This is a predicted structure of a 362-nucleotide RNA (Bacterial RNase P class A) from an Acidimicrobiales bacterium. It is recorded under the gene name rnpB. Model confidence (mean pLDDT): 76 of 100. Rfam family: Bacterial RNase P class A. Rfam links the family to the GO terms dimeric ribonuclease P complex, ribonuclease P activity and tRNA processing.

RNA sequence: UGAGCCGGCCGGGUGGCCGCGGCGUCGCCCUGGCAACGGGGACGGCGUCGAGGAAGGUCGGGGCUCCACAGGGCAGGGUGCUGGCUAGCGGCCAGUCGGGGCGACCCGCAGGACAGUGCCACAGAGAACAGACCGCCGAUGGCAGCUCCGGCUGCACAGGCAAGGGUGAAACGGUGCGGUAAGAGCGCACCAGCGCCCGGGGUGACCCGGGCGGCUCGGCAAACCCCACCCGGAGCAAGGUCAAGCGUGGGAGGGCCGGCCCGGCCAGUCUCCCCAGGUAGACCGCACAGAGGGAUGGCCACCGAACCGGUGUCCCGCAAGGGCCCGGGGAACAGAACCCCGCCUACAGGCCGGCUCACCGU
Repeated sequence: UGAGCCGGCCGGGUGGCCGCGGCGUCGCCCUGGCAACGGGGACGGCGUCGAGGAAGGUCGGGGCUCCACAGGGCAGGGUGCUGGCUAGCGGCCAGUCGGGGCGACCCGCAGGACAGUGCCACAGAGAACAGACCGCCGAUGGCAGCUCCGGCUGCACAGGCAAGGGUGAAACGGUGCGGUAAGAGCGCACCAGCGCCCGGGGUGACCCGGGCGGCUCGGCAAACCCCACCCGGAGCAAGGUCAAGCGUGGGAGGGCCGGCCCGGCCAGUCUCCCCAGGUAGACCGCACAGAGGGAUGGCCACCGAACCGGUGUCCCGCAAGGGCCCGGGGAACAGAACCCCGCCUACAGGCCGGCUCACCGU
């Protein structure tokens, strides 16, 4: 100098004018009351407060509210390496393992495939206790020829093989030596993998080292399933309080039981009468922004980052380039609605800190 990685932060500023919403206060207007004192206003002045890092998606969890609920089980759903943190989460931190990158670092729906069932398309001979298309061999048996009768040669019929080719995402270990008719873990050495055992380290996932074994036992659980843990439902239009008008229900007043009280029965209409539940409506829930799902803004001036262009007897530098100066330019994604903790998604551009790689100079 260039290319990157990680973390944190900011995401227009100042002033003027005009507005918007909440609250307080003063005035004004309307209104109740004899008054004291209240109620209302969409009016005016003043004071004060008034969006975000995501307010967004509504994905996870919690608070709050109502409904349901003895306990346990089944069904259903969710989560899934380990240890911590947390009220809790599918969140966060640290680690393990696997994968990617030269690296800083990044990514992972990361339990179990000897509990059982199932699947593995196409291609291919064969896809799970597999298989023989091309190929190799033909020791043994067969056939033919020759023969010095010991055998030799040929064919590829029986048969043997799985090294090489070919198919595939995957073909039942890899390399080498031995071995053989040809071959093959058939034998051996090393390596890889699996299982078991031992020693050491770690809280643990797991890691390091050694030995033994059969020599090899594929993959898929984002297929059913198994294992462990967790889970009742609906949501602020939850829910609660007060409560008109009209209507509904009940009571009182009516008659009878001789009169009165209690009680009972009958009648069923009326009332400036009383009571009840519900509706409209208002309020609470509801917040140091906050509702009517509705406010939090507009204009002007100045300043202004990115970005674009230019110039210089200017500064740093070998250079590339950077700085200074001049002109233009002019701010992304987006706006609360019960609250909180997370996650995810969108975002012009900038600042700070740490780190990696390449090249150059000293």